[in-house]
Formats: sequence, structure tokens, C1' cells
RNA sequence: GCCCCCAUAGCUCAAUGGAUAGAGCGUAACUUUGCGGAAGUUAAAAUCCCUGUUCGAGUCAGGGUGGGGGCA
Repeated sequence: GCCCCCAUAGCUCAAUGGAUAGAGCGUAACUUUGCGGAAGUUAAAAUCCCUGUUCGAGUCAGGGUGGGGGCA
């Protein structure tokens, strides 16, 4: 330098172009308890950036950023 793949809660992963973007673990509060890291209830928390297509984009298209792999 060229080609391919990936990017979504703190972490690991879901989500047919259409409902309030969901689950597990973790975190916080509360309940329970003699005290608890165990058990229960509740809550907070995310689509890498810009532009475009579309009635509607996490999903499709173009460009960029970052990560991984292959060739040279």
C1' cells in the first nucleotide's frame, strides 16, 4: 500500500427496515438477616462519528475513526 471482517449498557451477547433497543453477569437502592458477598423486589445504564436512501435505519448505501486478520 491492497483486500476481508468487526464496532450496541461497566463486561459478554441478542434485536425480519416497523411496539418503549432486550437478556445474562455486574452496579445502586430497598426488603429479608444477628451481620452478610446468599435470597427477593425495584432502578439506572448502550446503538463509534458524519452524510445519504426511506413514511420509518441498530439494520441499507457512501465517507471517516478505532480494532482484528490476510497478501505484498